[in-house]
Notes
Predicted 3D model of a 103-nucleotide RNA (Guanidine-I riboswitch aptamer) from Vagococcus elongatus. Model confidence (mean pLDDT): 79 of 100. The RNAcentral record of the sequence draws on Rfam. Rfam family: Guanidine-I riboswitch aptamer. About the family: This family represents a conserved RNA structure found upstream of the ykkC and yxkD genes in Bacillus subtilis and related genes in other bacteria. The function of this family is unclear although it has been suggested that it may function to switch on efflux pumps and detoxification systems in response to harmful environmental molecules.

RNA sequence: UGAAAGAUUUUCUAGGGUUCCGUAUCUUAAUUACAGAUAGACUGGUCCAAGAGAAAACGCGUAAAAAAUUUACGUACCACGGAAGGAUAAAAGCCUGGGAGAA
Numbered sequence: 001u002g003a004a005a006g007a008u009u010u011u012c013u014a015g016g017g018u019u020c021c022g023u024a025u026c027u028u029a030a031u032u033a034c035a036g037a038u039a040g041a042c043u044g045g046u047c048c049a050a051g052a053g054a055a056a057a058c059g060c061g062u063a064a065a066a067a068a069u070u071u072a073c074g075u076a077c078c079a080c081g082g083a084a085g086g087a088u089a090a091a092a093g094c095c096u097g098g099g100a101g102a103a
Stems, first nucleotide, its partner, number of pairs: 001076001006058001008057005015048002020045002022042001023039005059075006078098001080101001085095002
């Protein structure tokens, strides 16, 4: 803005850090093992994750049918965006927030 009707949920991704796993170095010696410390300017797994990213499901509205439940159509368009703060182990396109602002 629009005569009606979601700014829903799940799964995932961009991205994120470091609780756990893994990895690396050291403790370090005994044939090994086990354990501990440090490191995320360690690729990764677990984990978190988009209003303005993806997919699917569900919900809702209108209409029809009458089989008691189903079907069809729709649920629009647009969306530039700080700083500061908050949570979690910690951080982030997470939350504050379709915020404050901008055009």